[in-house]
Molecule: small-subunit ribosomal RNA
Organism: uncultured prokaryote
């Protein structure tokens, strides 16, 4: 240590899937079709309410059989119990899934106008009548569900009467309303004694009604998703009066009157979603979610109703419609698992058509028990979490085998085997708690009562019973390491590396990104690492992520300030007092279920888990107090705002005149051949007089100079002078007002060009267009023309790179130096010093990624708006809105990508800018290109034409020499341990030789020869022969490598310490002024100093000494055959050792006095004397695997090695590179001087002789300053040739030789003779030279048998010319500036066309879902009417009537349907544009001045 996405590690799940599994405990288990459901179960009970008696049992009686107590049959409801039935009470609870609903829900706190079966208190009562009906049984219809007539019957079923404590009602006189009864016991007394009935008495119902508990209904505050691309919404809708309704308040419902009521603090509509305790995560805050426990809603196939009831508008209840399913005898019926099991069907996926009522619970019943898929156990499943095992010690020969290997070894590893030991859990056998509490009853007691009966209440230790789970926990015995480990990783992020295959293939992959022959990244193996009955992927939620910022982010250049004003809603708001308590802040009190979560005990061996207390639930309510700050009220101030006063500046707006200069046209005048324009030209004008020039006259449009980082305005923007109007700013004094403010969603008004409409205007420029040029193309840049626009008036658009890319307002914080306006001072009249109020430049603290800002803030701090959340897609689509129209505005998504971006650094790049260099250019000489040949190369051809080398930096390269050979290459013969190394066996001396056979390689057959040492065992060399490790490859990667080499470049340049700056890359140094061939020195300087480069040091070479004198030299002396030859000399020349000399040392100048530079002097050389060798850091994956090593791959009777004969020499053609010419500065012929280097015994070869000649033949001399290769040539001198394809020029071809060698056919050299091609100096373009250099001569040498040598490497003769000068071309050094490049411009990158694929808009339409509005219909159902029909209980005058049924209607209403809108979603011929794709086409728009700066908005 910026900004910004993306991606990972953590946690966690009702999971799913891959792979793998031992045990056991507690948990959990259709997230999807509120699809569809076969089967069996889930609501029963009560005979102590009833009639009773169809099933069992018991007894009683009859009968028959007959073994005289069995059996059967038939009767009595008598018991004991019960089928259906009438009653009662329960089926509104448990149980289940979450469709719908965004509000009649839900949380949390309150409220008052209410009901509440069963339960607890209390208080009154329970009299007396009555009339039915089911069952049974009878009759009928039906296939059946199941219905009807008539007959008879009971109650705790119905109904009247009587009373009325209380209750409701009321007009306060009254009035109106219940009710059930049954069991058990005792027997005194009666009818009458079987036994019922009356009585007594106890328990349990049963009315009324109070009150309490409990449940429930209702209202009311806050809290409760998302979207404005849903902005308006509502007639029962708001309120009011009366009604009527309900348990109870309410438009809940009518009838009448008001016109209200709700929304920007989001009405309405669309989409979504049961809410909640909680539950995962997070550090909190949040954020995600709402399985299972547990509370609330809401719902039971859809849809509607309403019955009964305390209680529902009712999952296993009715009725009605609709879909669907089944049974039908076709007329009709039956159904409703989102209850537990289970099927089926969705689905990545979710269990037994299990057990018992033993515990907990609930119904019902005196009780006893019945019922209970609630529950409570079992199964099943690694699905979650939690416990336990799968062994423990010991043990080095560091075994075996596996991997690796540098071959030593190292690593699986103490692991294992081996010994010693345990027995946890599974397994077998044996024992064995709790879960059980309760009920019954014996007994015992205070109460009732006449009562020791009975009843019920309390103990109840004594007896009797009750366990699904259970073959359970748990204890014990027993045997034996025995049964019991995997998974997913190993490039980085992230813990862990090798080896082989594979070879951009095959795969791999969360992001990045691996794989194209040395893959830690694919796939296998070793081996490691992580975690363990699990381990890994998907999938999903938080988190990291301060990428939604409340805790806690920004907005100049990264995404983000509206183009700017005014100005409503909010929002915030100066100073002083008093009051008040809404907000604030303490405290109490209710309340925040329960369980979870956390603390602290307890139980299961521990844990999970269970369980007890306790803390917390940060909330909402109410009540008390406090009064400081916010708010309210109320006074009261002036520092914030304004107002009025006198000054001042201004291109501030507007309005209606005026002025000059210039363009352009007209007119006239003077002139004439051009003008104009451009890089250069045309197009245009012009002899019908342009262009130039006077002079005149029109028109229209902008306003030089003054003009300034000047003024003025909110921004846009605004300039000649006047002019009446008019807006703000600012200055000074004081006077007055009394916070009157600041920002401003929403609205409103301005807004630059462009562009629109409507009339005018048009001079001058000018999109379009036309022509004319450039150009490969030029629908551009250049030029000539020219319309619309530019100008006015009225409208309308409303966007700009509308930028200070910097909202507005206050207030604080260092200065310095400008400048405008105003004021107030000093002053010696130059000038200064204070203030206020703009306007710059620079610069301190702070800031800030960083550039940069910095009192005009981007700094500190307060207010308020407004925008931002990766990149394309895209400010696009689509809908609203606003326009005439162009368009604006608001304003997505689906796909896609891993990036896009800011500022800065280093490079590298520019048709960018300075300085400076180089034979770079220029000035010059010679050349290539043009020709013939030599030679390289490509191309093409071949069995083969071996391979490498390709821009400078590859093509007389590698080859300092291809006829075999070499040789790597074809072809054909031939060998396999191999032509060669090295171990090993076994035999041989070795060797030297001679026929056959064959193209040879090599087959075969003879001959000679038996050697050397020795410690007598053997050894060494060498040849042969066997096996097998092995040998061999010029096969392959020079992109795996070393070594060497090329190149930028002999260019001056590349870096390090240490210090400084800078968050950092990085910078400073090394940059600057000066000089230099140099980063070469000098001087400055936050740098000092140092390394590699640069000179020097080394060779050569140029002068002079010194030392040495052969084989070299010979001046001088002497001999001489005239040759340094001899004698001799040691002087010169040379030779080769050693020195000296050159250093800007000295003089003048110039410069900053430096460094250095020009000039001169001496000097053989003077300014690095000339040349060499010397090549920094580094680039080019340069070049080489065929010099050589050398990794990894391939071949192994062959890609290896032998031979033989071919090719490397080909040949329509292209290119480099030289040679020889095109001649008279020649060329031929004679004659004649002068060199330096090197070679040289398988070697130079002398004199001589032969040959025209190449050579022959000779054989001296030389391992060389001795001999030889050896006459150097140009030059000079003479003569000739005369400008021709020649006396130039030599290709090319015939024939004749030589000479090298085994061999000259492909395919040698050279020599004589003949032959005599092209060329007459070379387009466009290119090369090399700055002095002994170009240039032109000849001469050696390497290789080498000889040679295709004209190359190469070297030596010397001869010996020029030109450099004003750095503007260009190339190439390089520096320093700069610019960049969108960093594979670094051979860079990067736009758009259209072709193709292919995706996802989307627009569409004539279709389809369907939802939903408005009109109207149409109207089952079931309640209410209301009701003239039809009918009716037990009540009254009744007996006529009848109240009151009900049925039926008709009437109003509300589901489902249907009709039309017409809206809105979604799916399709759709055709098309629109995006997006992505390999190396496609056409261009070059954009990054450097990107070649016409770039871009922004408008047109065309």
């Nucleotide at each position: 240590g910026a900004g910004g996405g993306u991606u990972u590690a953590g946690a966690u799940u009702g999971a799913a899937c891959g792979c793998u599994g031992g045990c056991g405990g507690u948990a959990u288990g259709c997230u999807u079709a509120a699809c569809a459901c076969a089967u069996g179960c889930a609501a029963g009970u009560c005979g102590a309410a009833c009639g009773g008696u169809a099933a069992c049992a018991g007894a009683g009686g009859a009968a028959a059989g007959c073994u005289u107590g069995c059996u059967u049959u038939c009767u009595u409801g008598c018991u004991g119990a019960c089928g259906a039935g009438u009653g009662g009470c329960g089926g509104a609870c448990g149980g289940g899934g979450g469709a719908g609903g965004a509000a009649a829900g839900c949380g949390u706190g309150g409220g008052g106008a209410u009901c509440u079966a069963c339960c607890c208190a209390g208080u009154a009562g329970u009299g007396g009548g009555g009339g039915a009906u089911a069952a049974c049984g009878u009759g009928a219809a039906g296939a059946a569900a199941u219905u009807c007539u008539g007959a008879u019957u009971a109650a705790u079923a119905c109904c009247g009467c009587a009373u009325a404590u209380a209750c409701u009602c009321u007009a306060c006189g009254g009035a109106g309303u219940a009710a059930a009864a049954a069991a058990g016991c005792c027997c005194u007394u009666u009818u009458c004694u079987u036994g019922a009935a009356a009585g007594g008495u106890c328990u349990c119902g049963c009315u009324a009604u109070u009150a309490g508990a409990u449940g429930a209904g209702c209202c009311c505050g806050c809290g409760u998703u998302a979207g404005a691309u849903u902005a308006g919404c509502u007639a029962g809708u708001u309120g009011g009066u009366g009604a009527g309704g309900u348990a109870a308040g309410a438009g809940c419902u009518c009838a009448c009157c008001a016109a209200g009521g709700c929304a920007a603090c989001g009405a309405u509509c669309u989409a979504u979603a049961g809410c909640u305790g909680g539950u995962c995560u997070g550090a909190g805050a949040g954020g995600a979610u709402g399985a299972u426990c547990a509370g609330c809603c809401a719902c039971a196939u859809u849809g509607g109703g309403a019955c009964u009831g305390a209680g529902a508008c009712a999952c296993g209840g009715c009725c009605c419609a609709g879909a669907c399913u089944c049974c039908u005898a076709c007329g009709g019926g039956a159904g409703g698992c989102a209850g537990c099991a289970g099927u089926g069907g969705g689905g990545a996926a979710u269990a037994u058509u299990g057990g018992a009522c033993a515990a907990u619970g609930g119904g019902c019943g005196c009780a006893a028990g019945c019922c209970u898929g609630a529950u409570c156990c079992a199964g099943c499943a690694a699905u979650a979490c939690c416990g336990c095992g799968u062994g423990u010690g010991u043990g080095a020969a560091g075994a075996a085998g596996g991997c690796c290997u540098u071959a030593g070894g190292g690593u699986u590893g103490u692991a294992a085997a081996g010994c010693a030991c345990u027995u946890u859990c599974a397994g077998u056998g044996g024992g064995g708690a709790g879960g059980a509490a309760a009920g019954g009853u014996a007994a015992g007691u205070a109460g009732u009562u006449a009562a020791u009966a009975g009843c019920g209440g309390c103990u109840g230790g004594g007896u009797c019973u009750u366990g699904a789970c259970g073959u359970a926990a748990c204890c014990u015995a027993c045997a034996g390491a025995a049964g019991a480990a995997g998974c997913a990783c190993c490039g980085g992020c992230u813990a862990a590396c090798u080896c082989c295959g594979u070879g951009c293939c095959a795969g791999c992959a969360g992001c990045c990104g691996c794989g194209g022959u040395a893959a830690u990244a694919c796939g296998g193996a070793g081996g490691g690492u992580g975690c363990g009955a699990g381990c890994g992927u998907u999938a999903a939620u938080c988190g990291g992520a301060a990428u939604u910022a409340c805790u806690g982010g920004g907005c100049g250049u990264a995404a983000a300030g509206c183009g700017c004003g005014c100005g409503u809603a909010g929002g915030c708001g100066g100073c002083c007092u008093g009051a008040u308590a809404a907000g604030u802040u303490g405290g109490a009190u209710g309340u925040g279920a329960a369980a979870g979560c956390c603390c602290u005990g307890g139980g299961c061996u521990c844990a999970a888990c269970c369980u007890a207390g306790g803390a917390a639930c940060u909330g909402c309510a109410u009540u008390c107090a406090a009064a400081a700050c916010u708010g309210u009220c109320a006074g009261g101030c002036u520092a914030g705002a304004g107002u009025a006063u006198g000054g001042u500046a201004g291109a501030g707006g507007a309005u209606a005149g005026u002025g000059g200069a210039a363009u352009u046209u007209c007119c006239g005048g003077u002139g004439u051949a051009g003008c104009g324009g451009u890089g250069a030209a045309a197009u245009g004008c012009g002899u019908a007089g342009a262009g130039a020039u006077c002079g005149g006259a029109a028109g229209g449009a902008a306003c030089a100079c003054c003009g300034a980082u000047u003024g003025c305005g909110a921004a846009g923007g605004c300039a000649g002078c006047u002019u009446a109007c008019u807006g703000g700013g600012u200055c000074g004094a004081c006077a007055c007002u009394g916070a009157c403010g600041c920002u401003g969603a929403g609205g409103u008004g301005c807004g630059a060009a462009a562009g629109c409409g409507u009339g005018g205007g048009g001079a001058g420029c000018a999109a379009a267009c036309a022509g004319g040029a450039u150009u490969a193309g030029a629908u551009a840049c250049c030029c000539u023309g020219g319309u619309a626009g530019u100008c006015c008036a009225c409208g309308c658009u409303g966007u700009a790179a509308a930028c200070g890319a910097u909202g507005a307002g206050a207030a604080c914080u260092a200065g310095a130096c400008g400048u405008c306006g105003g004021g107030c001072g000093g002053g010696u009249c130059a000038c200064u010093g204070c203030u206020c109020g703009g306007u710059g430049u620079c610069g301190c603290a702070g800031c800030u990624a960083a550039c940069g800002c910095a009192u005009u803030a981007a700094g500190u701090u307060c207010u308020c708006c407004g925008c931002c959340u990766g990149g394309g897609g895209a400010g696009u689509a689509c809908g609203g809105c606003c326009g005439c129209a162009a368009g604006g505005u608001u304003g997505a998504a689906a796909c896609u990508c891993a990036a896009a971006g800011g500022a800065a650094u280093u490079g590298a790049c520019g048709g960018g800018g300075g300085c400076c260099c180089g034979c770079a250019c220029a000035a010059g000489c010679g050349g290539u290109g043009g020709a013939g040949c030599a030679u390289g190369u490509g191309g093409u051809u071949u069995a083969a034409u071996u391979c490498g080398a390709c821009g400078c930096a590859a093509c007389g390269c590698g080859c300092a020499g291809a006829a075999c050979c070499u040789u790597a290459c074809c072809u054909g013969g031939c060998c396999u341990u191999g032509a060669c190394a090295c171990c090993u066996u076994c035999g041989g001396a070795a060797c030297c030789u001679u026929g056959c056979a064959g193209a040879g390689a090599u087959g075969g057959a003879g001959g000679g020869g038996u050697g050397c040492c020795u410690u007598c065992g053997g050894g060494a060399g060498c040849c042969a022969a066997g096996a097998g490790a092995c040998a061999g490859g010029u096969g392959c990667u020079g992109c795996a490598u070393g070594g060497c080499u090329g190149u930028c470049g002999u260019c001056a340049g590349c870096u390090c310490g240490u210090g400084u700056c800078g968050u950092g890359a990085g910078a400073u140094g090394u940059u600057g002024g000066g000089u230099u061939a140099a980063g070469u020195c000098c001087c400055g300087c936050a740098a000092c100093g140092a390394g590699c480069g640069c000179a020097a040091c080394c060779c050569u070479u140029g002068u002079c000494c010194c030392u040495a004198g052969u084989u070299g030299c010979c001046a001088g002396c002497g001999g001489u055959u005239c040759g340094g030859c001899c004698g001799g000399g040691a002087a010169c020349u040379c030779u080769a050792g050693g020195g000296a000399g050159a250093c800007u040392g000295c003089c003048g100048g110039u410069g900053a006095u430096a460094a250095a530079c020009c000039g001169g002097a001496g000097g053989a050389a003077g300014g690095u004397g000339g040349g060499g060798a010397u090549g920094a850091c580094g680039u080019c994956a340069a070049g080489u695997c065929c010099u050589c090593a050398u990794g990894g791959c391939c071949c192994u009777u062959a890609c290896g090695g032998c031979c033989a004969g071919g090719g490397c020499u080909a040949c329509a053609c292209a290119c480099g590179u030289g040679c020889u010419a095109c001649a008279a500065u020649g060329g031929a012929c004679g004659g004649u001087a002068c060199a330096g280097a090197g070679g040289g015994u398988a070697g130079c070869g002398a004199a001589c002789c032969c040959g025209c000649g190449a050579g022959g033949g000779g054989a001296a001399g030389c391992c060389a300053a001795u001999c030889u290769c050896c006459u150097a040539a140009a030059c000079c001198c003479g003569a000739u040739c005369g400008u021709a394809g020649u006396c130039c020029g030599g290709a090319u071809c015939g024939g004749a030789g030589u000479c090298u060698g085994c061999a000259a056919c492909u395919c040698g050299a050279c020599u004589g003779c003949a032959u005599g091609a092209a060329g007459c100096c070379g387009g466009a373009a290119u090369c090399g030279c700055u002095a002994g250099u170009a240039a032109u001569c000849g001469u050696g040498g390497g290789u080498c048998a000889g040679c295709c040598a004209u190359a190469c490497c070297a030596c010397g003769g001869u010996g020029a010319a030109u450099a004003c000068g750095u503007u260009c071309c190339c190439g390089g050094g520096c320093c700069u500036u610019g960049u969108a490049c960093a594979c670094a411009c051979c860079g990067c990158c736009c758009g259209u066309c072709a193709c292919a694929c995706c996802a989307u808009g627009g569409g004539a339409g279709u389809u369907g879902g939802c939903u408005g509005c009109a109207c149409c219909a109207g089952a079931a159902g309640u209410a209301g009417a009701u003239a039809g029909c009918u009716u037990a209980a009540c009254c009744u005058u007996c006529g009848g009537g109240a009151g009900g049924g049925c039926g008709u209607u009437u109003a509300c209403c589901a489902c249907g349907g009709u039309g017409u809108g809206g809105u979604c979603a799916a399709u759709g011929a055709c098309u629109g544009g995006g997006g992505u794709g390999a190396a496609g086409u056409c261009g070059u728009a954009a990054c450097a001045a990107g070649g016409u700066a770039g871009c922004c908005g408008u047109a065309g």